Source information
Predicted 3D model of a 1441-nucleotide RNA (small-subunit ribosomal RNA) from an uncultured prokaryote. Its Rfam family is "Bacterial small subunit ribosomal RNA". Its family is annotated with structural constituent of ribosome and ribosome in the Gene Ontology. Its mean pLDDT, the model's own confidence on a scale to 100, is 85.

RNA sequence: GGCGGCAGGCUUAACACAUGCAAGUCGAGCGGUAACAGAGAUAGCUUGCUAUCUGCUGACGAGCGGCGGACGGGUGAGUAAUGCUUGGGAAUAUGCCUUAUGGUGGGGGACAACAGUUGGAAACGACUGCUAAUACCGCAUAACGUCUACGGACCAAAGGGGGGGAUCUUCGGACCUCUCGCCAUUUGAUUAGCCCAAGUGAGAUUAGCUUGUUGGUGAGGUAAAGGCUCACCAAGGCGACGAUCUCUAGCUGUUCUGAGAGGAUGAUCAGCCACACUGGGACUGAGACACGGCCCAGACUCCUACGGGAGGCAGCAGUGGGGAAUAUUGGACAAUGGGGGCAACCCUGAUCCAGCCAUACCGCGUGUGUGAAGAAGGCUUUCGGGUUGUAAAGCACUUUCAGUAGGGAGGAAAAGAUAGUCUUUAAUACGGGCUAUCCGUGACGUUACCUACAGAAGAAGCACCGGCUAACUCCGUGCCAGCAGCCGCGGUAAUACGGAGGGUGCAAGCGUUAAUCGGAAUUACUGGGCGUAAAGCGCGCGUAGGCGGUUAGAUAAGUCAGAUGUGAAAGCCCCGGGCUCAACCUGGGAACUGCAUUUGAAACUGGUUAACUAGAGUGUGGUAGAGGAGAGUGGAAUUUCAGGUGUAGCGGUGAAAUGCGUAGAUAUCUGGAGGAACACCGGUGGCGAAAGCGGCUCACUGGACCAUCACUGACGCUGAGGUGCGAAAGCUAGGGUAGCGAACGGGAUUAGAUACCCCGGUAGUCCUAGCCGUAAACGAUGUCAACUAACUGUUGGGCGGGUUUCCGCUUAGUGGUGCAGCUAACGCAUUAAGUAUUCCACCUGGGGAGUACGAUCGCAAGGUUGAAACUCAAAGGAAUUGACGGGGGCCCGCACAAGCGGUGGAGCAUGUGGUUUAAUUCGAUGCAACGCGAAGAACCUUACCAUCCCUUGACAUCCAGAGAAUCUGUUAGAGAUAGUAGAGUGCCUUCGGGAAUCUAGAUACAGGUGCUGCCUGGCUGUCGUCAGCUCGUGUUGUGAAAUGUUGGGUUAAGUCCCGCAACGAGCGCAACCCCUAUCCUUAUUUGCCAGCGAGUAGUGUCGGGGCAACUAAGGAGACUGCCGGUGAUAAACCGGAGGAGGGUGGGGACGACGUCAAGUCAUCAUGGCCCUUACGAGUAGGGCUACACACGUGCUACAAUGGCGAGUACAGAGGGAAGCGAACCUGCGAGGGUAAGCGGAUCCCUUAAUGAUCGUCGUAGUCCGGAUUGGAGUCUGCAACUCGACUCCAUGAAGUCGGAAUCGCUAGUAAUCGCAAAUCAGAAUGUUGCGGUGAAUACGUUCCCGGGCCUUGUACACACCGCCCGUCACACCAUGGGAGUGGGUUGCAAAGGAAGUAGCUAGUCUAACCUUCGGGAGGACGGUUACCACUUUGUGAUUCA
Repeated sequence: GGCGGCAGGCUUAACACAUGCAAGUCGAGCGGUAACAGAGAUAGCUUGCUAUCUGCUGACGAGCGGCGGACGGGUGAGUAAUGCUUGGGAAUAUGCCUUAUGGUGGGGGACAACAGUUGGAAACGACUGCUAAUACCGCAUAACGUCUACGGACCAAAGGGGGGGAUCUUCGGACCUCUCGCCAUUUGAUUAGCCCAAGUGAGAUUAGCUUGUUGGUGAGGUAAAGGCUCACCAAGGCGACGAUCUCUAGCUGUUCUGAGAGGAUGAUCAGCCACACUGGGACUGAGACACGGCCCAGACUCCUACGGGAGGCAGCAGUGGGGAAUAUUGGACAAUGGGGGCAACCCUGAUCCAGCCAUACCGCGUGUGUGAAGAAGGCUUUCGGGUUGUAAAGCACUUUCAGUAGGGAGGAAAAGAUAGUCUUUAAUACGGGCUAUCCGUGACGUUACCUACAGAAGAAGCACCGGCUAACUCCGUGCCAGCAGCCGCGGUAAUACGGAGGGUGCAAGCGUUAAUCGGAAUUACUGGGCGUAAAGCGCGCGUAGGCGGUUAGAUAAGUCAGAUGUGAAAGCCCCGGGCUCAACCUGGGAACUGCAUUUGAAACUGGUUAACUAGAGUGUGGUAGAGGAGAGUGGAAUUUCAGGUGUAGCGGUGAAAUGCGUAGAUAUCUGGAGGAACACCGGUGGCGAAAGCGGCUCACUGGACCAUCACUGACGCUGAGGUGCGAAAGCUAGGGUAGCGAACGGGAUUAGAUACCCCGGUAGUCCUAGCCGUAAACGAUGUCAACUAACUGUUGGGCGGGUUUCCGCUUAGUGGUGCAGCUAACGCAUUAAGUAUUCCACCUGGGGAGUACGAUCGCAAGGUUGAAACUCAAAGGAAUUGACGGGGGCCCGCACAAGCGGUGGAGCAUGUGGUUUAAUUCGAUGCAACGCGAAGAACCUUACCAUCCCUUGACAUCCAGAGAAUCUGUUAGAGAUAGUAGAGUGCCUUCGGGAAUCUAGAUACAGGUGCUGCCUGGCUGUCGUCAGCUCGUGUUGUGAAAUGUUGGGUUAAGUCCCGCAACGAGCGCAACCCCUAUCCUUAUUUGCCAGCGAGUAGUGUCGGGGCAACUAAGGAGACUGCCGGUGAUAAACCGGAGGAGGGUGGGGACGACGUCAAGUCAUCAUGGCCCUUACGAGUAGGGCUACACACGUGCUACAAUGGCGAGUACAGAGGGAAGCGAACCUGCGAGGGUAAGCGGAUCCCUUAAUGAUCGUCGUAGUCCGGAUUGGAGUCUGCAACUCGACUCCAUGAAGUCGGAAUCGCUAGUAAUCGCAAAUCAGAAUGUUGCGGUGAAUACGUUCCCGGGCCUUGUACACACCGCCCGUCACACCAUGGGAGUGGGUUGCAAAGGAAGUAGCUAGUCUAACCUUCGGGAGGACGGUUACCACUUUGUGAUUCA
C1' cells in the first nucleotide's frame, strides 16, 4: 500500500493432537424387513381419519457373501547402498482387461442374522435352538494342465437377470434365447519380484576386515536364480583403483549461477525408494508383512463401577507447541480420474473451484493538453537573485481500473425418452451399435466479456545523495549523539551524524537480514605456482605406478566414422497457436553432449611378432683425485714430570683484580710422558649422492673421465609406500683426556650484569660398540634427457701444427662477464630462473602453531604425522624517495681547541614563574618567551576591580522636528550628571531651502581590547646569508622514480672548469644599492686660514684667499688585470710587483623552495560564534608598583692597572620654538631669578670621559663598596600617600673575584671610557646610535653542538622525542589438561524371552469324507523345541555436555 491475471505457501518439533470429514459399494449372490414411502386388507367409525396386519412394491439398517480397502493422498525419519540413475540380463508371478479352446453335471453338511437364557460399568461376550446362498465340502467328468520310475497317476465349477412363439407342467416352472457370472487351459498387455556392469558424499588423526564368512555337493524353501536356510567338504573372499569403521545425506528428471568447464541445489511438478506413535510378527489376498487391518512388547494420552478397556492427522481443514517464518475447522462431485454396480446411481478433503497472504512473476492505473504574473509559501543567497517550477492555481478535455445498473458466452460430453436403421435371435421381445428429434445436468457464479451512467473524481511510497555509485546545499550537534558493505566520517564552518529544502534511483512496492553462484586464474581439467612473496623431501637406492628410441608385419583395447536401440513426460531452446498484450497455457521440432549393440578405418597410443643401434650397459688401453675403510708410522707445537742455570716478579686488561710465584715461578737448557690436531704446499684447486674428506706409508675397495675397436640389443627415466646413509649437539656401556671448554666458582664492568672481558674448570670434544635422525642439512634453485649468441680464467684427458716457451681443435668438470629470452623487481642467462617435455615432492592470507589431541618411532631428550576454537585486515616480497644511525667518506661554522672578558655567589634595577588579592588586565613559554609587545602605568594611558550613572547610545549613515553655533554665572553631587539665570541670532541662497551645530524622538543600526592565530589576510621569528630548491624537453625504468643536481678538481658559494644521455632554464649565490678607506673635478657660506696685510688682553676679529682640510655633488680606482710557480695547456690556488686599498677590501640593506597547524583576532583588516537597559558608554577611587620563594637579563662592586683631591688635553653623531637657553646674579647643591642668541655648518644643549701631570691613601671590610634608613630640600605636574626623579647632611648592609654549570668575542674586534637621541609634563642601570683608548689567540679538526654533499643499513614515514619486546597486576573470552559426573551410539560375553511362524507331539475336543459303525482320515485347542523383538547383567570402544 489501488486493481487484475498466473503460480506458490511449516525449510523448524518424523513434536503432541480436541472436533468433523478423507473407502466404500453391490437386493441383478443370500436369509430377510429395524427405519422411510407407496399399495392392499381388516377393525373402529364423524366417508376420510385413526389403529392393526400383509415384504406386495419402491427401497433398505444390521448380518452372511463378492469386489475394493496393496490405488489415490501424505512425509523424508531411516538408508552411502537390500537405494537411485544409465545400459543390459534370465530363473518368475500377474486380480480386473484381452486372444483362443473347452466345461458349467449331480449331491451333502453347516454358520451368522433371528429367537431364548445369561455375564459385564463398558468394550465385548458365553450357552441352547432355527435358517439361506455366487459361503463351505465330497462325488462325477479331465486335457494342448501338473507330476512321472514314461507303465501311469492326479486336479474344477455357481449361479443371477431380461424376454419368449411352439411343446410339456405339480402352474412354481421345465424348455428356447440373450446377457452377466463361474471352472480349466491358453495368447497378449499391464504391473510386480530378482540378477549384473558403470556412475552416485566426507574423513587415513579409521589399515587391515570377514566364519554363513568365500566356493563346492546334496537337501529344504520361494512365484522365481541364489548361503536365502541346513548338513558335509575345501580355505577361501574383500582391501592403498581405499576394504572395515565414523560422520553426513532420500536419489533422479531438474532448479540457480557461470562464456564454458564447473560450483551449489533437490521447494512446486514428474519418476523411483523408504516410512506410517516406537520395535517385532505374521494372517488374508493376484498383490501387503498393509497410513485411516490384526497380534505382541514399549512410551504417551483418554475412559473406568479399579475388575478392565480405547487410541494413533508424516490424509483435508483445524488446535497447541517450536520458530524469523508459511493459509479456511469453505463449496461441489458440474468437469477429469478412481472404487463398487447390468444400470440408474452411490462414495471420493483424489480432483475442480472459492477464501487468506504484494511471497514470486506479468500487466494496468493513480490522468491528458494548455498554462509565466515565472503567483504565494518553502529553501537558499554574493541580497542582485536562484530554486521548488508548467509544478500549482486557472482554462479545455478524457474515463482505463474501481463504483452503480443492465445484458451475457464457454467449460456439457452424457444419461434419459421417442422414431428410424443395423446386429443378435425362432422372434417384429430383451440387449447392443449408429442416425434424427425432444428433454436435460454448472460448485465456480453477482463468471469472463459487452453496454450505459457520473465525476479528475477513489488510488504513491520507499531507499539513497563522501568514493566505489546516479544524485548537494543550509541548519543543529561538537570524537558527544551517532553512522558504517569496504575505505572511513564526527574533537565549532560535517555534501559521511540528526532535521530541512532540493536531487537521484526504483515503483505498488522499496530497503534490510540470511543463503547460493559469479567476479575469484583466490584449488588453476579448460586455467596457477614453488631462488628472495606460502611452497623442492637433507641425500641416495629401489617396489607398485606413470612415462618411454628406430623399422616392418598382423591385431583392434584406446581413438575416429556410420547405423540401430535407448536416453519417460514436463522443463530449457527454436518455430507456430490460444487468452486484447505479457506472465501463463498449448502443438510441432530440435536437444538431452550419455549408455548399449553393430558395421567399418588403421595414422597415433597399447598389447603382440620379427628385426635395428643413435639411449643404456659390457669388454680393452690409459689418466687424475683430502672418495671410503683398516693397519702402521712422523715431525712441529701446547701441557705436564724430572734435573740444571737463574731471581722477583709473572700473567692478564680499556684499566684492573682474582690467579701463579722466595716451599724459587715467569724466562732458559737437557731428558722423559701423554693426548689431540696435521703449519708451509693450499688454489672461486680436487673427490664424493649428500652429510663430508687434508702429515706420510702399506695392502683392500667404490666411483668418474678420455681414447679405440668389438659385444648385448631398449635391458631406459622417474619413483607413492619401503629401505640405507646422514654435520653438530645429545643418550647408553667401556676406554681415553694434552689443549679447548657448556654448567659451575672467583675477579672485574654495571643502577643491576644470572652477559660481553679476565683467572680457573666438570661434562663434552678423541676411540670402540650401539642409539638419535635433526640444521640457514642453502645454490634458500628436485631428478633425467634435448635445443638456444659470444668472450675470458682454471682442473683432468685426447688430437693436430710447431717442436724450450707456444698456437688451434675436442671432451668432462669448475668460475667470471654478457646477448636473445625470462622475471614483480632484484636478478638468471649452455652449470638457466630461457624454449619444449617426463616423473615425484610441496603451496593456497597473518597469528593461534609445527601447538593440542590421537597414532607411531625413541632408553630419554625428542622426532614424524598434524588440526580446531578464537582473533586480525592485514602479514609478506622487491624496488623508490626521504628521515634517522653511539655506519663510512669529504667539507664548513667562535662548533671545539688556543685566548680575553663575563654570568652563576653579594646588593640593587628590570622581566617572568609562583603565591596573594576585590583587581593584581591581556599576550609572549626550549634554542626562536623572560630590560619581550611597553620609544617610558602617579591621573590619563587602562583593556582589570568595587561604587555611581546612561540606553539609538561616547562614535557613523538615514528620516522628521527645533532652534544658530557658542559663551558666562549659580545650586546639589566624589564626579559623570541634573536643575536654574543670562548673553548671543552668524554663513550661502534661485527665498523653496542648504552647509555646519544642538536637543529630544522613531526605525534600521551603532558598539565590543568578548571567543576562535587550529577559519584567515597582512606582518614577523626560526632553521639560515645555510647553499641549496626546482622546471621544460629528451633519455632510462612496468612503475614509484631516476638522469640533469652524480663523478675528477676548485670555491665563501649548485662559484667556476673538465668529463658525462643529457641539453637548457628559473628561484637562490655573486654583482647592481648605501656608508666607509685613496685621489681628482666642481662649488666656497654660517665652515677653513697656508701665504699677504690690519687689529686685540685674547679669539678668522677684519681686508682678503681658494693653498691644504672640512662640507656635498659628480667622477676615477681593484679586474686575479700583470709576473713567476703549482695544476690537466682548465677552473683555480700560492708567491711577488705596483698601489691608498689585493683577491667577495671593511660594514649595511637584501633572506630561495620550504619547515615549525611557530607568534600575533590586543596595531590593523577579516569569516564564523557570542553580548545588546550590557561582554556597550561615562565617572571618581583603587589595581597593573603586592611578596615566605625560584629563574632570566643587567647595573654597581669587592679595589692600588685602584679610590680621593687639584689643575690640564683631544671627539663624533645628534637635538632644539608650549623648544634649546648663553652670559650675569643667587644657593653647599638640585636649582632659582633675569635674559642675549637661535627654526640653527652661525646660537644653545656642550665642561666629553678613560688619558696624561702632581699629591695622598698602603691591603684594612679600608679614604674600597655603596645598599638601607632618618632628617632637610629642589623640579615637573590639577595632584608625587599608595607610586616620580634629583640635591644636601647623617647612616654605612652584603660583598675580599664567586660550586656544579654556562655565555660573548678573530681587529679598529674583545675589553674599557664617556656623549647623544627617540619615547617623554616629569620619570633609564633599558633600547638605539656616536666616537675615544685599544689587546690576546687560532697548533689543528680527534672530540661536543649545528649544518652541507656522496654512500650504506633500516622492521622508521605524525619519519629515532620513531618503531617495538617480554614479565607482572586485575577482569573477561576461546581452547587443552584435569579428580570426576551425567547422557548418546556401539562391539563382545551371558541370562530371561511376548506375539508369531516352522518342526515335533495324540493331553482335550471334533459337522461334511471313508467305514467292517468299533473307528479312521483330516482339523482345532493345548504342550514342547528352534528363531527373535525387547529387558537385564558384566566388560570394552567411541562421542557429547